About this RNA:
Predicted 3D model of a 75-nucleotide RNA (transfer RNA) from an Alphaproteobacteria bacterium. NCBI's taxonomy places the organism under Bacteria, Pseudomonadati, Pseudomonadota, Alphaproteobacteria. Its mean pLDDT, the model's own confidence on a scale to 100, is 83. Rfam family: tRNA.
RNA sequence: GGGCUCGUAGCUCAGCGGUAGAGCGGGCUGUUUAUAACAGUCAGGUCGCGGGUUCGAAUCCCGCCGGGCCUACCA
Numbered sequence: 001g002g003g004c005u006c007g008u009a010g011c012u013c014a015g016c017g018g019u020a021g022a023g024c025g026g027g028c029u030g031u032u033u034a035u036a037a038c039a040g041u042c043a044g045g046u047c048g049c050g051g052g053u054u055c056g057a058a059u060c061c062c063g064c065c066g067g068g069c070c071u072a073c074c075a
Stems, first nucleotide, its partner, number of pairs: 001071007010024004018055001026042005048064005
C1' cells in the first nucleotide's frame, strides 16, 4: 500500500429499510432490625464523523476517522 471485519446506553451485546432495545451496572421505592438477595419503577443514546439514495436510514451507497485480522512491497 491492498483486502476483510467491527464501531449502537457506563460495560457486554441484539436490532440489518418502518416506534432505538436487552442483560449487567446506576438512582428511587417496597420488603428486612440492618445489609445482601428479591420485587417494582426511573434515568441514561449526535446508533464513530460527513455526504448521498429513499416517503422513511442504526440498517443501503460513497468518503473519512478509530480498533482487529489477513496479505504484498521495501529495508